[in-house]
RNA sequence: CGUUCAUCCAGAGGACCCGAGGGACCUGGCCCCGCGACGGUCCGGCAACCUGCCCGCGCAAGGUGCCAAUGCCAGGAUCGAUGAGGA
Numbered sequence: 001c002g003u004u005c006a007u008c009c010a011g012a013g014g015a016c017c018c019g020a021g022g023g024a025c026c027u028g029g030c031c032c033c034g035c036g037a038c039g040g041u042c043c044g045g046c047a048a049c050c051u052g053c054c055c056g057c058g059c060a061a062g063g064u065g066c067c068a069a070u071g072c073c074a075g076g077a078u079c080g081a082u083g084a085g086g087a
Base pairs, nucleotide, nucleotide: 001086003085004084005083006082007081008080013043014042015041016040017039021032022031023030025076026075027074028073029072044067045066046065048064049063050062051060052059053058071079
């Protein structure tokens, strides 16, 4: 990146800073949030994909990623996110 394939009902805490919104977009719901959400930093954790292993629905945690609710639910859209490849 209007790129290819795969996946998205499991899993995962705390402190500090900030200070009002947030849950990707639209609509209708519903939910989180001054008892501090969202975002950032530090430590911790999880194990989705790649990787490694003693090949076990197992272990590890190196590379990314992730740590409210089924991508929160429904509908819509050249929808979004993540991994591996490609350009």
A computed fold for an 87-nucleotide RNA from Actinomadura macrotermitis, annotated as SAM riboswitch aptamer (S box leader). The source organism's lineage runs through Bacteria, Bacillati, Streptosporangiales, Thermomonosporaceae and Actinomadura. The sequence is in RNAcentral, with records from Rfam. It matches the Rfam family "SAM riboswitch aptamer (S box leader)". Gene Ontology term of the family: regulation of gene expression.